[in-house]
A computed fold for a 73-nucleotide RNA from Candidatus Thiosymbion ectosymbiont of Catanema sp. Cochon2018, annotated as transfer RNA.
Lineage of the source: Bacteria > Pseudomonadati > Chromatiales > Chromatiaceae > Candidatus Thiosymbion.
It matches the Rfam family "tRNA". Its family is annotated with triplet codon-amino acid adaptor activity in the Gene Ontology.

RNA sequence: GGGGCCAUAGCUCAGCCGGGAGAGCACCUGCUUUGCAAGCAGGAGGUCGGGAGUUCGAUCCUCCCUGGCUCCA
Numbered sequence: 001g002g003g004g005c006c007a008u009a010g011c012u013c014a015g016c017c018g019g020g021a022g023a024g025c026a027c028c029u030g031c032u033u034u035g036c037a038a039g040c041a042g043g044a045g046g047u048c049g050g051g052a053g054u055u056c057g058a059u060c061c062u063c064c065c066u067g068g069c070u071c072c073a
Base pairs, nucleotide, nucleotide: 001072002071003070004069005068006067007066010025011024012023013022019056027043028042029041030040031039049065050064051063052062053061
C1' cells in the first nucleotide's frame, strides 16, 4: 500500500425481510434472612463509532472517515 471482518446498555453479545432497540451478567429498590450470599418481584441505564447519501421510513442499504482484528505484499 491492497483485500476481508468487527464497532449496538457499565461488561459480554443477539437483532429474521428496512418500520418494536433487546438478552445475560453487573447496578438500584423491595420481599425473604439474625446477617451475607442465593432466590423472587420491580426499576434505572442507548448519539446502534462519526459524517453524508438513498428511502415515506435506516442499527440494517451505499459512500467517506476513525479505531480494532486478520490476510497478502